[in-house]
RNA sequence: UAAGUAAAUCGCUUUAUCGCUGCUUGUGUAAAUAAGUGGAGGAAAGUCCGAACACCGUAGUGCAACAUAGUGGCUAAUAACCACCAGCCGUGAGGCUAGGAAAAGUGCAACAGAAAGAAUGUACAGGUCAUGCUGUAGUGAAAUCAGGUAAACUCUAUGUGGUGCAAUGUCAUGUAUACCAACGUUUGAGGGCUGCACGCUCGAUUGUUGGAGGGUAGACAGCUAAAGUGCCUUGGUAACAAUACACUAAGAUAAAUGAUAAGGGCUCUCUUUUUUUUUAGGGAGUACAGAAUUCGGCUUAUAGAUUUACUUAAAAA
RNA sequence: GGGCGUGUAGCUCAGGGGUAGAGCAUUUGCCUUUUAAGCAAAGGGUCGGUGGUUCGAAUCCACCCACGCUCA
Numbered sequence: 001u002a003a004g005u006a007a008a009u010c011g012c013u014u015u016a017u018c019g020c021u022g023c024u025u026g027u028g029u030a031a032a033u034a035a036g037u038g039g040a041g042g043a044a045a046g047u048c049c050g051a052a053c054a055c056c057g058u059a060g061u062g063c064a065a066c067a068u069a070g071u072g073g074c075u076a077a078u079a080a081c082c083a084c085c086a087g088c089c090g091u092g093a094g095g096c097u098a099g100g101a102a103a104a105g106u107g108c109a110a111c112a113g114a115a116a117g118a119a120u121g122u123a124c125a126g127g128u129c130a131u132g133c134u135g136u137a138g139u140g141a142a143a144u145c146a147g148g149u150a151a152a153c154u155c156u157a158u159g160u161g162g163u164g165c166a167a168u169g170u171c172a173u174g175u176a177u178a179c180c181a182a183c184g185u186u187u188g189a190g191g192g193c194u195g196c197a198c199g200c201u202c203g204a205u206u207g208u209u210g211g212a213g214g215g216u217a218g219a220c221a222g223c224u225a226a227a228g229u230g231c232c233u234u235g236g237u238a239a240c241a242a243u244a245c246a247c248u249a250a251g252a253u254a255a256a257u258g259a260u261a262a263g264g265g266c267u268c269u270c271u272u273u274u275u276u277u278u279u280a281g282g283g284a285g286u287a288c289a290g291a292a293u294u295c296g297g298c299u300u301a302u303a304g305a306u307u308u309a310c311u312u313a314a315a316a317a
Numbered sequence: 318g319g320g321c322g323u324g325u326a327g328c329u330c331a332g333g334g335g336u337a338g339a340g341c342a343u344u345u346g347c348c349u350u351u352u353a354a355g356c357a358a359a360g361g362g363u364c365g366g367u368g369g370u371u372c373g374a375a376u377c378c379a380c381c382c383a384c385g386c387u388c389a
Base pairs, nucleotide, nucleotide: 001313002312003311004310005309006308007307008306009305010304012264013263014262015261016260017259018258020039021038022037023036024035025034026033027032041288045299046298048297049296050295051294052293053164054163055162056161060198061197062196063195065160066159067158068157069156070084071083072082073081085099086097087096088095089094100155101154105153106152107149108148122137123136124135125134126133168221169220170219171218179211180210181209182208183207190202191201192200228247229246230245233242234241235240265286266285267284268283269282270281271280318388319387320386321385322384323383324382327341328340329339330338335372343359344358345357346356347355365381366380367379368378369377
């Protein structure tokens, strides 16, 4: 210098004008209005795991279903985080792994091949009293190897009650336990938010499915001070834990956090001068995206810029 | 906002580990004076995308993309 690997950080800025939204104060009967002040992210996304929190009969028994799978650690919790071992990939720095059991059992193997899990064993050669007994060839992913396959059924071990803030509570508004068809029902239908059965309990104001309809769709709480954020020291390889100090930082509901103009950064490119540097000027670009109960992790998207450690190759000293 | 499901030929759908199929549609030929119908044949597929498991993936698994349903 070129090409890479791993980890981390930032991810435009200033001014003016016009707006949106939460809170406080003032004016106003009210609607509203003035001033001050707060107003997206590293992923707010996917909803893939795990929790907090809330409700549902304290959720009992059996079966089913689902999830996980080397060893140790960490955590509120997790399969998802950390370390190590093993295997595979890469010249290397490094990366990836759904990594229990095929000697419990069942299944599967197209085409090719004599033969595919079964021996009534193909061709050639050797050997034996005799026998696929031995070697080679050929087909194939695999040909006797205690073969492969469990992201096939299964077995082993461990774990899981269900539903999710449209949970849930309060207030307000408005209504139709109506009508039609089929099936079922005191010989117990059916309900009680759980895949099935049993058990428990309520049970005649009768249930399920389909058709065709009526009504509401507002307000408040839940809602943001928390497993919180930044940072110092100590312990630990690390995830992480303990201690000290400082700080308080969106809460909307069809859904705010924006738009326009001017300037400045940064990157790319063109022109000017004489080859480079420099100066001057023109043009283009400035990502992904966007809170909706809240956290921890994972996955995916991301223009461009920066830092640290390391690897390979070439050259020079 | 939460929870589910679907994606295969131009259209509607089968196929659930062993080289991808049906009906309609399209094209060509036969039949007919001609068209339709009928008969015969042909073409048409990144199985939504990217990886993984496996000897082998439309099928099994993971992650993305698009579309649909449902809950106050």

Predicted 3D model of RNase P RNA and transfer RNA as a complex of 389 nucleotides. It holds a member of the Rfam family "Bacterial RNase P class A". By type it is a ribozyme. Its family is annotated with tRNA processing, dimeric ribonuclease P complex and ribonuclease P activity in the Gene Ontology. About the family: Ribonuclease P (RNase P) is a ubiquitous endoribonuclease, found in archaea, bacteria and eukarya as well as chloroplasts and mitochondria.